[in-house]
RNA sequence: GUCCACGUGGCCUAAUGGAUAAGGCAACUGACUUCGAAUCAGGAGAUUGCAGGUUCGAAUCCUGUCGCGGACG
Numbered sequence: 001g002u003c004c005a006c007g008u009g010g011c012c013u014a015a016u017g018g019a020u021a022a023g024g025c026a027a028c029u030g031a032c033u034u035c036g037a038a039u040c041a042g043g044a045g046a047u048u049g050c051a052g053g054u055u056c057g058a059a060u061c062c063u064g065u066c067g068c069g070g071a072c073g
Stems, first nucleotide, its partner, number of pairs: 001072004006067002010025004018056001028042004049065005
């Protein structure tokens, strides 16, 4: 340099172009406990790397760009 794959809460993982982006862990609050751990209950936290485009509608399709990994040279 060319090509391929990936990027979604603090972490991990889902979501056929279609209703409020789902779940687990962690953290927080409460119950329980002498205190803690474990357990139970609860709410909060993501405009899906960034910027455009297509579409009635985009995490998803297209273009550019950034980051990371891989293959080839």

A computed fold for a 73-nucleotide RNA from Trichonephila inaurata madagascariensis, annotated as transfer RNA. The prediction has a mean pLDDT of 81. It matches the Rfam family "tRNA". By type it is a transfer RNA.